[in-house]
Context: one part of a larger RNA
């Protein structure tokens, strides 16, 4: 001086990025058990009492009931939950980065849209041919969403889809005004060239579609105290953000203000709302249960700490 244990006055989270580690707690039986709940749970909630051994009796490897007997300690060792509030977030059991991540990620039942009428769309391959499927629209395949519960607002101007027998453009192919050559040639023939005009998709046009990529506003003025502005005015948009929720896993300014808890709280939970830069299946908002998930208190509980000490075991070390 390290590893690995045991023990500890008083305190009791003062420790620390965080109770990390360790300590508590443990088993049976009886008693008791809140809030919210999707009525299934929460729940082993929480919280209490009891437990050896000997006789006798109901009784019959249990479990009462009396009587008695020891110890400090009777689930006597060893195995053996710490509990309790409150938020974020994901619905839930599951799955993931074999060798730093185990989550709030993925995936799930359920929702929704769009494709696809069967030689199906859709995939693999050049093909044959195979899945799809010995299926057949309550079926397959693509895509977002993500249990329930309440809902899910404008926008079609751009992108992209899907419709549009007219119309513009408009390859090739058709078409052949007409040019040039060749011929002795203003003949024919051939030869090269070639305008109108016709002409498929596409695109232009034209309409629907946002649970389709996405998007969803500025300026001035106003009310008998002030502050604000229901309400005007004016630009500008395809259309100016509606319910809900907001300093949020989102809020810069910020440790925003204000309450609650602490002696002291950039943290936490409840509000406000001035949203830098919330928003409704790139879903919004709620929500019993669950989580080796992330915060933030309380309680017990402890060498985590005031602040170390001793003891075992092994090792380094020192002598032989």
């Nucleotide at each position: 001086c390290c590893a690995c244990g045991u023990u500890g006055a008083a305190g009791g989270a003062a420790c620390u990025c965080g109770g990390c580690a360790a300590a508590u707690u443990g088993a049976c039986u009886c008693c008791g058990u809140a809030a919210c709940u999707u009525c299934g749970g929460a729940a082993g909630a929480a919280g209490g009492a009891g437990u050896g051994c000997u006789c006798u009796c109901u009784a019959a490897c249990a479990a009462g009931a009396g009587a008695g007997c020891g110890g400090c300690a009777c689930a006597a060792a060893c195995c053996a939950g710490a509990g309790g509030g409150u938020g974020g977030c994901g619905c839930c059991u599951g799955u993931u980065u074999a060798c730093u991540a185990a989550a709030a990620a993925c995936a799930c039942g359920g929702g929704a849209c769009u494709c696809u009428g069967c030689u199906a769309a859709g995939u693999g391959g050049u093909a044959a041919c195979a899945c799809g499927a010995u299926g057949u629209a309550u079926a397959g395949a693509g895509u977002c969403u993500g249990a329930c519960a309440c809902c899910u607002g404008c926008c079609c101007g751009g992108u992209g889809c899907u419709g549009g027998a007219a119309g513009g453009u408009g390859a090739a192919a058709a078409g052949g005004a007409g040019a040039a050559g060749u011929g002795a040639g203003a003949a024919a023939g051939c030869u090269u060239u070639g305008a109108a005009u016709c002409g498929a998709a596409g695109c232009c046009c034209c309409a629907g579609u946002a649970a389709a990529c996405g998007g969803c506003g500025g300026c001035c003025g106003u009310a008998a105290c002030u502050c604000u502005a229901a309400c005007g005015g004016u630009c500008c948009u395809a259309a100016g953000g509606u319910a809900g929720c907001g300093a949020a896993a989102u809020u810069c300014c910020u440790u925003g203000u204000c309450g609650c808890a602490u002696a002291a709280g950039u943290a936490g939970c409840g509000a406000c709302c001035u949203g830098c830069a919330c928003g409704a299946a790139u879903g919004g908002u709620g929500u019993a249960a669950c989580g080796a998930u992330c915060g933030c208190c309380c309680u017990a509980c402890u060498g985590u700490c005031u602040c170390c000490a001793a003891c075992g075991u092994g090792g380094a070390c020192u002598c032989a």
This is a predicted structure of a 320-nucleotide part of an RNA (large-subunit ribosomal RNA, domain IV) from Zygnema circumcarinatum.
The gene name in the source record is rrnL.
The full RNA is in RNAcentral, with records from ENA.
NCBI's taxonomy places the organism under Eukaryota, Streptophytina, Zygnematophyceae, Zygnematophycidae, Zygnema.